[in-house]
Molecule: FMN riboswitch aptamer (RFN element)
Organism: fish gut metagenome
RNA sequence: GUCUUUGGGGCAGGGUGCGAUUCCCUACCGAUGGUUAAAGUCCAUGAACCACGAAAGUGGCCGAACUGGUGUGAUUCCAGUACCGACGGUUAUAGUCCGGAUGAGAAAAGAC
Numbered sequence: 001g002u003c004u005u006u007g008g009g010g011c012a013g014g015g016u017g018c019g020a021u022u023c024c025c026u027a028c029c030g031a032u033g034g035u036u037a038a039a040g041u042c043c044a045u046g047a048a049c050c051a052c053g054a055a056a057g058u059g060g061c062c063g064a065a066c067u068g069g070u071g072u073g074a075u076u077c078c079a080g081u082a083c084c085g086a087c088g089g090u091u092a093u094a095g096u097c098c099g100g101a102u103g104a105g106a107a108a109a110g111a112c
Stems, first nucleotide, its partner, number of pairs: 001112006013025003027096002029085002031045004040083002049060004065081005087099003
């Protein structure tokens, strides 16, 4: 360099109501690379969305953490208490249901 494969999880229980996995109590989930040491919340990347463009693509947008402990070293481990989650749909407001998506993709592995 070429090709192939892989490449996102989660409403259990209860309340109100004609109606909610959408509201309330509570439960559950955490993509990829990096970082002295393991990260949803540090530094980057990816999907989605918006604008421009015939297209490739370019630009925009892009969430959230503190305290204590151990240690050479941790906003990553341990303890405690917090917080965050695209767009469209819906008998009623969605991180968890349905849809674009049997898609795309950061990236990882392998073959030559």